[in-house]
RNA sequence: CGUCUUUUGGGUGGUGGAGUUCACCCGAACCGCUCCCACCGAGCCAAUGACUCCUGCGAACGU
Numbered sequence: 001c002g003u004c005u006u007u008u009g010g011g012u013g014g015u016g017g018a019g020u021u022c023a024c025c026c027g028a029a030c031c032g033c034u035c036c037c038a039c040c041g042a043g044c045c046a047a048u049g050a051c052u053c054c055u056g057c058g059a060a061c062g063u
Stems, first nucleotide, its partner, number of pairs: 009026005016054006032044004
C1' cells in the first nucleotide's frame, strides 16, 4: 500500500420529518422522465426505493 474476514459506525436510493422494511456504498452509493444522433431547447410526474403517518404543495367537491 492492496485484498479478505469479523465487529462497529455512517451514508445513499430525483425536494422535508418520523416509524417499519429492502437494496446499495465505505469516498463511493446517488445526481427523474419524454422529444432530439448529440447538444441546445421544450414538455411532464413526484415530498416514498416500498408501506404508513405528519408537514408543505396541487386538483376536484361540499360547508
The RNA shown here (Fluoride riboswitch aptamer (crcB RNA motif)) has 63 nucleotides and comes from a Candidatus Binataceae bacterium. Its mean pLDDT, the model's own confidence on a scale to 100, is 78. The sequence was found by an Rfam model in a public genome assembly. Taxonomically the source falls in Binataceae (SeqCode) (Bacteria, Candidatus Binatota, Binatia (SeqCode), Binatales (SeqCode)).